[in-house]
Molecule: transfer RNA
Organism: Atractosteus spatula
RNA sequence: GGCGCGGUGGCCAAGUUGUAAGGCGUCGGUCUCAUAAACUGAAAAGCGUGGGUUCAAACCCCACCUGUGCCU
Numbered sequence: 001g002g003c004g005c006g007g008u009g010g011c012c013a014a015g016u017u018g019u020a021a022g023g024c025g026u027c028g029g030u031c032u033c034a035u036a037a038a039c040u041g042a043a044a045a046g047c048g049u050g051g052g053u054u055c056a057a058a059c060c061c062c063a064c065c066u067g068u069g070c071c072u
Stems, first nucleotide, its partner, number of pairs: 001071007010024003018055001026042005048064005
C1' cells in the first nucleotide's frame, strides 16, 4: 500500500429499511435472623464520526476514525 471482517446500554450480543431482542451486571421488592441462591419488577443504548439515497436508515451508498485478520 491492497483486500476482508467488526464497532449497538457498564460488559457480552441479536437485528439485514417501518423508532433496538436476550444474557451478565446494577437498583427495588418477596423470601431469610442476615447474606447468597431462587422468584419478581425497574432503570439504562437511537446504533464509531460526517455526508448521501429514501416518505422512512442500526440496516443501503460514499468518505473518514478505530480494532482485527490476510496478501504484498